[in-house]
Molecule: small-subunit ribosomal RNA
Organism: uncultured prokaryote
RNA sequence: AGAGUUUGAUCCUGGCUCAGAUUGAACGCUAGCGGCAGGCCUAACACAUGCAAGUCGAGGGGUAACGGGGAGUGCUUGCACUCCGCCGACGACCGGCGCACGGGUGCGCACCGCGUAUGCAAUCUACCUUACACUGGGGGAUAGCCUUUAGAAAAUGAGAUUAAUACCCCAUAGUCUAUGAUUGUCACCUGGCAUUUAUAGUAAAGGUUACGGUGUAAAAUGAGCAUGCGGUAUCAUUAGCUAGUUGGUAAGGUAACGGCUUACCAAGGCAACGAUGAUUAGGGGCCCUGAGAGGGGGAUCCCCCACACUGGUACUGAGACACGGACCAGACUCCUACGGGAGGCAGCAGUGAGGAAUAUUGGACAAUGGUCGGAAGACUGAUCCAGCCAUGCCGCGUGCAGGAUGACUGCCCUAUCGGUUGUAAACUGCUUUUGUACGAGAAGAACACCCUCUUCGUGAAGAGGACUGACGGUACUGUAAGAAUAAGGAUCGGCUAACUCCGUGCCAGCAGCCGCGGUAAUACGGAGGAUCCAAGCGUUAUCCGGAAUCAUUGGGUUUAAAGGGUCCGUAGGCGGGCAAUAAAGUCAGAGGGUGAAAGUUUGCGGCUCAACCGUAAAAUUGCCUUUGAAAAUGGUUGUCUUGAAUUAUUAUGAAGUGGUUAGAAUAAGUAGUGUAGCGGUGAAAUGCAUAGAUAUUACUUAGAAUACCAAUUGCGAAGGCAGAUCACUAAUAAUAUAAUUGACGCUGAUGGACGAAAGCGUGGGGAGCGAACAGGAUUAGAUACCCUGGUAGUCCACGCCGUAAACGAUGGUUACUAGCUGUUCGGUACUUGUACUGAGUGGCUAAGCGAAAGUGAUAAGUAACCCACCUGGGGAGUACGUUCGCAAGAAUGAAACUCAAAGGAAUUGACGGGGGCCCGCACAAGCGGUGGAGCAUGUGGUUUAAUUCGAUCAUACGCGAGGAACCUUACCAGGGCUUAAAUGUAGUGGGACAGGAGUGGAAACACUUUUUUCUUCGGACUCAUUACAAGGUGCUGCAUGGUUGUCGUCAGCUCGUGCCGUGAGGUGUCAGGUUAAGUCCUAUAACGAGCGCAACCCCUGUUGUUAGUUGCCAGCGAUUAAAGUCGGGAACUCUAACAAGACUGCCGGUGCAAACCGUGAGGAAGGUGGGGAUGACGUCAAAUCAUCACGGCCCUUACGUCCUGGGCUACACACGUGCUACAAUGGCCGGUACAGAGGGCAGCCACUGGGCGACCAGGAGCGAAUCUAUAAAACCUAUCACAGUUCGGAUCGGAGUCUGCAACUCGACUCCGUGAAGCUGGAAUCGCUAGUAAUCGGAUAUCAGCCAUGAUCCGGUGAAUACGUUCCCGGGCCUUGUACACACCGCCCGUCAAGCCAUGGAAGCUGGGAGUACCUGAAGUCGGUCACCGCAAGGAGCGGCCUAGGGUAAAACUGGGUAAC
Repeated sequence: AGAGUUUGAUCCUGGCUCAGAUUGAACGCUAGCGGCAGGCCUAACACAUGCAAGUCGAGGGGUAACGGGGAGUGCUUGCACUCCGCCGACGACCGGCGCACGGGUGCGCACCGCGUAUGCAAUCUACCUUACACUGGGGGAUAGCCUUUAGAAAAUGAGAUUAAUACCCCAUAGUCUAUGAUUGUCACCUGGCAUUUAUAGUAAAGGUUACGGUGUAAAAUGAGCAUGCGGUAUCAUUAGCUAGUUGGUAAGGUAACGGCUUACCAAGGCAACGAUGAUUAGGGGCCCUGAGAGGGGGAUCCCCCACACUGGUACUGAGACACGGACCAGACUCCUACGGGAGGCAGCAGUGAGGAAUAUUGGACAAUGGUCGGAAGACUGAUCCAGCCAUGCCGCGUGCAGGAUGACUGCCCUAUCGGUUGUAAACUGCUUUUGUACGAGAAGAACACCCUCUUCGUGAAGAGGACUGACGGUACUGUAAGAAUAAGGAUCGGCUAACUCCGUGCCAGCAGCCGCGGUAAUACGGAGGAUCCAAGCGUUAUCCGGAAUCAUUGGGUUUAAAGGGUCCGUAGGCGGGCAAUAAAGUCAGAGGGUGAAAGUUUGCGGCUCAACCGUAAAAUUGCCUUUGAAAAUGGUUGUCUUGAAUUAUUAUGAAGUGGUUAGAAUAAGUAGUGUAGCGGUGAAAUGCAUAGAUAUUACUUAGAAUACCAAUUGCGAAGGCAGAUCACUAAUAAUAUAAUUGACGCUGAUGGACGAAAGCGUGGGGAGCGAACAGGAUUAGAUACCCUGGUAGUCCACGCCGUAAACGAUGGUUACUAGCUGUUCGGUACUUGUACUGAGUGGCUAAGCGAAAGUGAUAAGUAACCCACCUGGGGAGUACGUUCGCAAGAAUGAAACUCAAAGGAAUUGACGGGGGCCCGCACAAGCGGUGGAGCAUGUGGUUUAAUUCGAUCAUACGCGAGGAACCUUACCAGGGCUUAAAUGUAGUGGGACAGGAGUGGAAACACUUUUUUCUUCGGACUCAUUACAAGGUGCUGCAUGGUUGUCGUCAGCUCGUGCCGUGAGGUGUCAGGUUAAGUCCUAUAACGAGCGCAACCCCUGUUGUUAGUUGCCAGCGAUUAAAGUCGGGAACUCUAACAAGACUGCCGGUGCAAACCGUGAGGAAGGUGGGGAUGACGUCAAAUCAUCACGGCCCUUACGUCCUGGGCUACACACGUGCUACAAUGGCCGGUACAGAGGGCAGCCACUGGGCGACCAGGAGCGAAUCUAUAAAACCUAUCACAGUUCGGAUCGGAGUCUGCAACUCGACUCCGUGAAGCUGGAAUCGCUAGUAAUCGGAUAUCAGCCAUGAUCCGGUGAAUACGUUCCCGGGCCUUGUACACACCGCCCGUCAAGCCAUGGAAGCUGGGAGUACCUGAAGUCGGUCACCGCAAGGAGCGGCCUAGGGUAAAACUGGGUAAC
């Protein structure tokens, strides 16, 4: 010091979360020791038991207990009993002092309670100290003791008698008190102090060797009271509070001032600088955190306060309204003989309860301190110690060194290897802290008392000696043996240091945030390893930090949350120039006082170190006081004019209010003309109209609004303001050198005024428009958009409302800071259309600012002042409360709960029933089909033992399959085999094995039988067997490679360097043209390049050269019925190699160019000549684990393998792709003609014969330019005349042929017979732009054969149409919007079912605290009375005031409890 998390990515804003430190902690796992600390945070809940405050006999009367002494009695002569206060001592009692300290707790208290600083001239103070003075004379009681009363007890009554340092009276005294007078002095002049004086008044106690008592003064200590503080919590959804209240006079009371109390008088006092009320809370020194400022806390220790079961009250006393005192009331507990009584752990231990949670019913007064005492001493749960607890801090240890075959195990990884655990272990050497055993053994102790001595002398001081230790046989220390007695916890996806395997399979689980887990999880669980801490480690909780996320230091408000709708103005805050004065704030002085100690920091020191402790210093940032300074701020005084204002002059405007008035339009009325429609819409209808509409003419009436001018125009504080004119009112601007005042200013909480539209009230008005409403349409619906009507309203007057995206989403004022260019109203100058200048109103831009967009003198720049507002999203501008309002509603304005985001600006894509440009058989224009029929084939579905598997929009469905009868075959049923097939190695055994034959069997297979090798004798070969390596068309195409489809043969996709931007990114690739094309040209912060396009490749179209067989045959010759059949030829065709040719090259036009256009020329071909191959970056987790390969998983007498049979061919049905048709452009019979390409030896097969035919039997030729095929449509005749036919051929019957081991399921073909549907096909939909569509046949692959109508090729015949790009589909480029990014098949809103959570309301029911009124009223103080007691002091009694408590009543308050709904 930062990090994670919003997005596809980016920059911001902004919240949430983490890393640090802390604790009186708790919980989980674990645990060796010591030191120092700490230890009921909850129930101020209730408490058994013990202890925590006594002491003094040197105050007293005395003698209950103990000891001694004395006397006596009994007698066992050392025991028992009795007596004597004689002595030591001492229970109870009188008396003195103490008990008001010490110890506990934090209920209450928002307060002079606390803190700090002053004051008391308004006060008190026992014991101690100092000074002065005194201590005389009397008196009567009372407890105890004794005798008794009455009680269960606690308590108590009566009588007699007695003492005091108990009580009372008298005397004496003054420096005391009260009142009055006198003089002086003073640093708080309501008076103090001192002096003089008059009157009145008050003291004492004895004991005694020692000690005390009284008065006065002083000092010290402690207490009380008052005051200042911008020192001391939250809430305004608490705004008014107060009756002894505020003040005065008088009196009372107090130690003392004072409404402290009472009587009378006055009406004050407090409060927005927060009264009153409510809630919460002891305050401080200090503690935690933080760089600090701050924030949080108030355990231990110290100071103060408050309290002592709850409430009240006084007494005693120096001091209390009293923790271990009293009285009363209340609640609770206990005892009781029921009549009455007792009690108060918030002292130390301890118990119960509560709770996540907090210790022993310990030792000692040895030390420190306290009370009493002359002292010894007594008492002391204060204190000092010990016990328990890892609760914290600190320290120590659990060994150290060597030791590599890098051992074994474990784990990971491999074809073998290897890596890690790990110098770790074993083993060798060393050490002994700690622990164990046995020894020695402290400091803390100094006093007092006692003894001795010195000074000294009724007494005091000093020195020496002796005595005294709970802790404790503790700390510390010595010796001995021996590595011996001692390591865990959490974590390991990122943040955050640390990684692999197995298991699990959105399950179990983890998680602080993001998130992980759906079969290859570094995130779950285990293991191995690693990391971090370590006698601890983690978790939870708290608080600070990080968080500049409440911002004084140190934030913001155009769009992220946030400027009030506007102005006026009160308090307040801030404020121009010059001069003087005073010193309030300010500053200074090493000024003074205080700021307790402890704590913190620093230095030094003591425990072996440290924690801890001691000592010194600093600090304590504060308050008070004093002496100075005087610049700036504030105060006061004087003055100035530039801020501000006023006057004058000149202007300006839709500024406001009221009145008058004008024309156009609209509607209505009356009258006229006039006839059938009008009106309205995308199209219609409702509506109006023959009772005369619409249209048109004239007149009349009404209300509302003001065309043109008119404009980033003007005015106004904003809202807002528009015909003309009059009156009144207000405003603004300018003025070269006008005049006056003289800081009069700015802002502005609370407050006031104004405030669009809608709405409300009363009364008018009502033409048009027009919520609601009605009707008609549209639509799936249409409570809408459209149409016809139409009420409130819109208009006027008066009164409310008080809100708007009331926006420039930008508060007001002032000053400063580059320019360019419009415009409005003024002014000045002239050269008269320009320049300068003031005030407005616009645009563009520099610097700057800003997250960016943007803003930029009209700031969102640079500064100053004042106000308002914000602090994650939702809940919510909601609820409750309050104020305002007639209402509607407005203003103010939360929480529970919930999420990890919500949001701003910009970027790249994608998308749009956004825009622009362009392309494509995309549409259009055409031709032919599909969809209807029958059949073929594929798919779905269904069925089945199985109907194997895959492909499923385009991009599956005559697809994988370019050949399912067996095989194929993967499926099913049944029967076999367990290493069968291939290959190799090694071992063993047999020799032949193999083969033939036979039997069983469906076959595989099993059994029987037969006979046969070579040899150089080494073996070869082969079989059997064993071991090792197998096999799987089982799963995952979402683990993969390879291959493929599609967008798409679309024109795109990128890079380097540079430049721009904070950045994602952009530029380049955009713009203007052009192209089939990111093709090319021009322009250009870009310049180049790559993959694509094009070209290079193949076929075809033309020509040439070369070559001339198996191909060709023009000319010459020969032969034939005919024929390149033959001689021959090399011209032609053709074959197949090499060349040529086409490039917008030429011409004309257009254009800068690229290029385009032309019935141009030439050319076989003309603008890519036509086809093919060729498929950029990428998309679809597209397809394929069943072509193949491959990771992982799974099976191993089976999910492997062999065989037979079956199935893949099933069939109510649905879909796709095809074939054949429905006929005359045709069918059928006969005849005639013309291809190309490809195949062929287990083959193609001429020819001959047989068969109606498929084919069969013979049999030449050909491994092919040589042999091998009738091409068909076409053409020429004939026939059929529109029919279910001479169309169509399905289906079925019969008979055959061929292939094959075998045609039943399940082949093809032939012949004879049969002769179904179908007469051109709904919605919809497909292909095709030229040798194309359409139509016709031929060939090939696979293949024994074939379900081929398929696929792939080949040629024959051979069209029509394209105006064009509005629309449908797809695509490309640019641009725009976006809340989409899984990207529109996106995102997302609202209602609803059930359950649950939280909150508001709620008929009610029930509590709580506080107050008011009335009634009653204990104890007690005070004063009154008093015939009783007492000599008196005084007391009992009686009644009075006040109060706690109790009761009654009404109303209010209350995040209390509960509650149907």